[in-house]
This is a predicted structure of a 1526-nucleotide RNA (small-subunit ribosomal RNA) from a Micrococcales bacterium. Its Rfam family is "Bacterial small subunit ribosomal RNA". Gene Ontology terms of the family: structural constituent of ribosome and ribosome. The sequence was found in a public genome assembly. The organism belongs to Micrococcales, within Bacteria.
RNA sequence: UUGUUGACGGAGAGUUUGAUUCUGGCUCAGGACGAACGCUGGCGGCGUGCUUAACACAUGCAAGUCGAACGCUGAACCUCAGCUUGCUGGGGGGAUGAGUGGCGAACGGGUGAGUAACACGUGAGCAACCUGCCCUCGUCUUCGGGACAACCGUGGGAAACUGCGGCUAAUACCGGAUAUGCACUGCCUGCUGCAUGGUGGGUGGUGGAAAGUUUUUCGGACGGGGAUGGGCUCGCGGCCUAUCAGCUUGUCGGUGGGGUAGUGGCCUACCGAGGCUCUGACGGGUAGCCGGCCUGAGAGGGUGACCGGCCACACUGGGACUGAGACACGGCCCAGACUCCUACGGGAGGCAGCAGUGGGGAAUAUUGCACAAUGGGCGCAAGCCUGAUGCAGCGACGCCGCGUGCGGGACGACGGCCUUCGGGUUGUAAACCGCUUUCGACGAGGAAGAAGCCGUGAGGUGACGGUACUCGGAGAAGAAGCGCCGGCUAACUACGUGCCAGCAGCCGCGGUAAUACGUAGGGCGCAAGCGUUGUCCGGAAUUAUUGGGCGUAAAGGGCUCGUAGGCGGCCCGUCGCGUCUGUCGUGAAAUCCUCAGGCUCAACCUGGGGCUUGCGGUGGGUACGGGCGGGCUAGAGUGCGGUAGGGGUGACCGGAAUUCCUGGUGUAGCGGUGGAAUGCGCAGAUAUCAGGAGGAACACCGAUGGCGAAGGCAGGUCACUGGGCCGCAACUGACGCUGAGGAGCGAAAGCAUGGGGAGCGAACAGGAUUAGAUACCCUGGUAGUCCAUGCCGUAAACGUUGGGCACUAGGUGUGGGGUCCAUUCCACGGGUCCCGUGCCGCAGCAAACGCAUUAAGUGCCCCGCCUGGGGAGUACGGCCGCAAGGCUAAAACUCAAAGAAAUUGACGGGGGCCCGCACAAGCGGCGGAGCAUGCGGAUUAAUUCGAUGCAACGCGAAGAACCUUACCAAGGCUUGACAUGCGCCGGACGCUGCCGGAGACGGUGGUUCCUUCGGGUCGGUGCACAGGUGGUGCAUGGUUGUCGUCAGCUCGUGUCGUGAGAUGUUGGGUUAAGUCCCGCAACGAGCGCAACCCUCGUCCCAUGUUGCCAGCGCGUAGUGGUGGGGACUCAUGGGAGACUGCCGGGGUCAACUCGGAGGAAGGUGGGGACGACGUCAAAUCAUCAUGCCCCUUAUGUCUUGGGCUUCACGCAUGCUACAAUGGCCGGUACAGACCGCUGCGAUACCGCGAGGUGGAGCGAAUCGGAAAAAGCCGGUCUCAGUUCGGAUCGGGGUCUGCAACUCGACCCCGUGAAGUCGGAGUCGCUAGUAAUCGCAGAUCAGCAACGCUGCGGUGAAUACGUUCCCGGGCCUUGUACACACCGCCCGUCAAGUCAUGAAAGUCGGUAACACCCGAAGCCCGUGGCCCAACCCGUGAGGGGGGGAGCGGUCGAAGGUGGGACCGGCGAUUAGGACUAAGUCGUAACAAGGUAGCCGUACCGGAAGGUGCGGCUGGAUCACCUCCUUU
Repeated sequence: UUGUUGACGGAGAGUUUGAUUCUGGCUCAGGACGAACGCUGGCGGCGUGCUUAACACAUGCAAGUCGAACGCUGAACCUCAGCUUGCUGGGGGGAUGAGUGGCGAACGGGUGAGUAACACGUGAGCAACCUGCCCUCGUCUUCGGGACAACCGUGGGAAACUGCGGCUAAUACCGGAUAUGCACUGCCUGCUGCAUGGUGGGUGGUGGAAAGUUUUUCGGACGGGGAUGGGCUCGCGGCCUAUCAGCUUGUCGGUGGGGUAGUGGCCUACCGAGGCUCUGACGGGUAGCCGGCCUGAGAGGGUGACCGGCCACACUGGGACUGAGACACGGCCCAGACUCCUACGGGAGGCAGCAGUGGGGAAUAUUGCACAAUGGGCGCAAGCCUGAUGCAGCGACGCCGCGUGCGGGACGACGGCCUUCGGGUUGUAAACCGCUUUCGACGAGGAAGAAGCCGUGAGGUGACGGUACUCGGAGAAGAAGCGCCGGCUAACUACGUGCCAGCAGCCGCGGUAAUACGUAGGGCGCAAGCGUUGUCCGGAAUUAUUGGGCGUAAAGGGCUCGUAGGCGGCCCGUCGCGUCUGUCGUGAAAUCCUCAGGCUCAACCUGGGGCUUGCGGUGGGUACGGGCGGGCUAGAGUGCGGUAGGGGUGACCGGAAUUCCUGGUGUAGCGGUGGAAUGCGCAGAUAUCAGGAGGAACACCGAUGGCGAAGGCAGGUCACUGGGCCGCAACUGACGCUGAGGAGCGAAAGCAUGGGGAGCGAACAGGAUUAGAUACCCUGGUAGUCCAUGCCGUAAACGUUGGGCACUAGGUGUGGGGUCCAUUCCACGGGUCCCGUGCCGCAGCAAACGCAUUAAGUGCCCCGCCUGGGGAGUACGGCCGCAAGGCUAAAACUCAAAGAAAUUGACGGGGGCCCGCACAAGCGGCGGAGCAUGCGGAUUAAUUCGAUGCAACGCGAAGAACCUUACCAAGGCUUGACAUGCGCCGGACGCUGCCGGAGACGGUGGUUCCUUCGGGUCGGUGCACAGGUGGUGCAUGGUUGUCGUCAGCUCGUGUCGUGAGAUGUUGGGUUAAGUCCCGCAACGAGCGCAACCCUCGUCCCAUGUUGCCAGCGCGUAGUGGUGGGGACUCAUGGGAGACUGCCGGGGUCAACUCGGAGGAAGGUGGGGACGACGUCAAAUCAUCAUGCCCCUUAUGUCUUGGGCUUCACGCAUGCUACAAUGGCCGGUACAGACCGCUGCGAUACCGCGAGGUGGAGCGAAUCGGAAAAAGCCGGUCUCAGUUCGGAUCGGGGUCUGCAACUCGACCCCGUGAAGUCGGAGUCGCUAGUAAUCGCAGAUCAGCAACGCUGCGGUGAAUACGUUCCCGGGCCUUGUACACACCGCCCGUCAAGUCAUGAAAGUCGGUAACACCCGAAGCCCGUGGCCCAACCCGUGAGGGGGGGAGCGGUCGAAGGUGGGACCGGCGAUUAGGACUAAGUCGUAACAAGGUAGCCGUACCGGAAGGUGCGGCUGGAUCACCUCCUUU
């Protein structure tokens, strides 16, 4: 790859988390429907259509037929006669009508109320039965009789209907005869069955038939058989509820009788006392059952419309009659409810037949045609009847089929939408060209279904229907919608909206850029439909038989004993129940599958086969399970010998300690706590000694230990007593395991009665603590704790792990026993076997944690339990309890989770280690004062805006009088103050003078372009557009702050883990450092650290001007001034140097660290630049850029003036001070860095001064700013609000500037405020640092600078140390946190909504019971009244027999009564659930700040607190033991 054969069959996803795995619920994708609703709608075929009110029904129809059963009636028509043209009479004829009679009406059709039952299904049985019409066989079909309807007459009544009298026929009725056979019965006898018995033969007795009509035919009777239909009985099967556990008196059985077609308590009398039930009786609820239908891989689950089988019902309840068959849908009687008629006396009715109406409802059709076909009834038949049926109508209600056109047609029209403005898309879509004509519309033709039957034959018979179908012409002509487009799930953009309106199946969308709302464009899906809703199955292994679980997720009963049940050792025999196999019957048809066939296909229909997994009969097999029988000893038990023990019960005894009492000693306190107080004590406590009393508990041993079923058990002795273990192998011989119900035991608390009461100690009281403190702490203290007896029956009653048996590596402790070796014995020691109890660990298991011969491994057996969270272990009911309460145990409602384990973080009033001016040790400040500056607040026309803990506040501002300027007021402009392009017009514009005005601006005069003639340029005008410090820093870029110069943050590969993740990065050392070393399932690497860069410190080299001047000259009053010089300083450039390199100590002889030497510098030499992954939706749309939104004669722009400078206050940062280490005066010395042409500005002169005049020099190593100041020397002041301090105010000036009023700085004179060192608190700094002193610069006309950025001068103190505060790093631990502790979260109270429980009661329903009443009717009795058939009799009459009536049993409805059960409502009440931002507290989660939780008791606004006992599902530290590794 090909062929053959077999098989036809199983998909998941979303959602708990920061992430993960698991558990677990919710939800979705599929299919289906008798559907409904919304939008839409061309045709046809086949199906299908009151699921609700078994509610009520107008009207019509749905069961009649037979004259070949019968008597009447007697139309049309024919004929005869009379007589006449029309009547009368006769005959024929039989339509029609009711009646007698027969058959049918018990079928067909409807419905699903009732029914949980032999109702149904399935399989048997009837030796206990019936069966009209039909088939078949046999034999008959004879002789008589008397009536009653109709009808006639006559009454009653409104009617329905009915009385009386008279006549009459029959296949109506009655009697007789005959009857092989039949029924009953007696006797004889054959065969046969599981039993009762059945079935033949023979022979007696008794009893019982018939119908006619007619041309044949058709009928009638008896009997046998068949077929069909039915009846009865039984096995098995199929709903929920135990919050229904006991039910039953005709009940169970027997005997007699009755009854029936027939068995039977079916009924009755008597007798007996039974019958059913946990394998679920009885009760309650629900329900017609099945074939099937839907779904599903199947097993199952759901369902019972249509079609088919069975059942039940027919207004409700009861009853029988007739009949082959009924207890009878379109029959009868009675009762009841309802409706109708009525003359009020009385009657009529029953659509759950077909149509149809009202009603109910989300919702379901025509008051149609036809008996042509199929079928049914009657009939000999024709035929009649048939709302069965066949058709048609209505409804997209479903399934199936078809169409709404096909081909061509643009680098792609218009329009729409989007756009990055280029384009894209709608889209070959349209237009346009060519073609076709299904379906529909029109015209013409036009079936099959038809065969029977009638008829000699010819011929006739179609509701559907002029339908299907065929042909013809015309013309793209008449024919598309619906849902969806965040994920699941296929399909995306724009606008609108702005947590609104709305969407939503789940998760979830919407708070100004919404693929989730609404609309549009586009797209996806299906299509005459598409969606929605409801229901069922599936997915759901989410009830798990197939096919689940229970240590921690929901789930092992608190423990044991034990009943039923389930399960059960080895061997032999037997049976063949289970089981396996063959075969037979059945498993209806339809459906389903398959193969064929028929409608053009399909749906649909037809035929054959399969299937029908089941039940029953029968033949065979016997391993296994089972029954029966026999045996065995390995399970189990007994016995014997040992042995350990806080096992249990009772009695008795003991010492220590606490408390109390008495006495002694003794004196002022004791006690208690974090610190105190309450309390006790001079009436003598505490302390101490002695004596006494009483109760409770038993230190050490003691454990990691022992015993017990669990709870639990501890001083000692005695008595009684249960169990275990080891050994021996004598006995029994499967006696076993488990265990629903059941029974017993069962900590603490609690209850009852009686004792007891030392200590402790709920409640309670007081004292503290606290915001409060119903607590934690303290002082007291009652129940209780103890004993006896009786209850209670629950615990985190836990190993959160039911019991039993067996199997599956080891290692190491420990308790009990045996044995072997060794040892003379004992005691040690070593090995081994059994039992118990711990730890570690392999395989295996497990979601993981973990378990691991003491299983959570591998198997078997039995029990218990689970099925999302909350509501709730609650309510109601029941049982138990003295009570408290326990056991059993829901629902409504609500949520999309609740949860387990582990991971990474974060956090902890957890732990360990380690850093940092973090604390400590120091020095100086701030907080108090005045002033400056910023901010808040207040104010205002405006006080523009931003920054807000650290990390806003001398910040953006390194310069607000105008400008700046963004704010306010007023006045102007509108293509604009500014840019680009285009059209048109003009020759300007500008400059300048004058006028108005606050100015912008306006008016007016003067003056005036270039050109290569295309234009340039400018102005006006118009169009595009400009402009915006308007909004959004939560749409952004960029930039910045901060943790933090903290040492961290990651990756690749590998490895480990299901996974998130881990490892590396942890560990031992070390470092400033994840710095380095060692170790290590890791090995490497990246971003950070460090280094490389700049600067300062030493030296060297080179170069010396404007710098320098040692030496050599010159010169000056003096000065490197000058010639010169390069030595030095210095400058510039380059280099050297430092690397733990050297020595010693420590150290793992590693890293490194300590000390030392040398050195200018020593362990990073000082300083700077440099800021990892990231965090804070941190800051900034007002530096800039920028999306979107907004304004456009204004939110743009220009101008003048004002404001940003307001001031009762609060805060922040500074300056100056409070003085003598000082102030003031005089003298005098020494820097560095920087700046200067719109500038710095010398010498000089003037002014007290700010400053002015003036201008040398200098674009600067040259000149200038420039004096440095503190310092040093000298003087003065003498502790004073001062000679401190300088605010404030008055006056006078200077300078800048267009202009110092609001609002500048400085100077001089005067004035001289607060302030005497600063509360709580708080800041900076570890060396050239702090402190202190001045100098310069940027911005800048000037300056609010005391700010900021730099520069140098002088120049300290202290660090024991890491307990504490703050911040940080690493490891570890707990966690219910993950917006990450500023987290989470509990309960009361208050408000709203909802469902539920209780509740005085009230209303209703259901099924029984007792009694009363008792219809119809069957039955029984009676029957004085009535009666044709037969008998006797001439008759009358009698007999036989029957009936009305009456009585009785039973008996529906009804009434009365007390209960049972269920439900509705219910003042009030209880808890529950839910609801963005209510109140009170803080219980829980970190040791949650008193570890928590369980049971119980008490108490308290509430969470809760406390007592007693228990648990670890408690953190931390220490100790002990065990274990692991070496």